[in-house]
Record summary:
c-di-AMP riboswitch aptamer (ydaO/yuaA leader) from a soil metagenome, 110 nucleotides, folded computationally. Model confidence (mean pLDDT): 82 of 100.
RNA sequence: CGCCGAACUCAGCCCUGAGGCGGGGGAUCCAAGUUUUAGGGGCGCAGUCUGAUUUUUGGACGGGGUACUUUCAAGCCCUAGCCCGACAGCUAACCUCGCAGGCGCAUUUG
Numbered sequence: 001c002g003c004c005g006a007a008c009u010c011a012g013c014c015c016u017g018a019g020g021c022g023g024g025g026g027a028u029c030c031a032a033g034u035u036u037u038a039g040g041g042g043c044g045c046a047g048u049c050u051g052a053u054u055u056u057u058g059g060a061c062g063g064g065g066u067a068c069u070u071u072c073a074a075g076c077c078c079u080a081g082c083c084c085g086a087c088a089g090c091u092a093a094c095c096u097c098g099c100a101g102g103c104g105c106a107u108u109u110g
Stems, first nucleotide, its partner, number of pairs: 001104004008019004020099006030089001037086001039087001040084004047061006062079005072110003
C1' cells in the first nucleotide's frame, strides 16, 4: 500500500462510549404436524454423492476467493475450524452477542 473476513471509524481518557457493519434469541399470521439417541441446533463458502490402501486420501457435482465495480469465459487456489448443551421454524416490539485472526509486495488474463 493491499487481500480474505462482519471484524471499521471517531471521540474520550485507560479502557469506556458513539456511529457503522455483522450474528443469535424472540408474537400474531404463515409454515410444519410424526419429525423427536439414529439427538437437535448455530457461525462460516466449507455441502452432497462416490471410490480406495478407509487415520486419511482420490473423483464428480455444487459452493467460495482471485487488487475499482458488474457480466461472460478461461487459469490458479480453498472447500476448514469452532460453538450451544436437551433446546430454538418464520417472526414486529423487545432482549442479547461480535468487531477477531491470517496473508501478500504489483501479485491472473481476455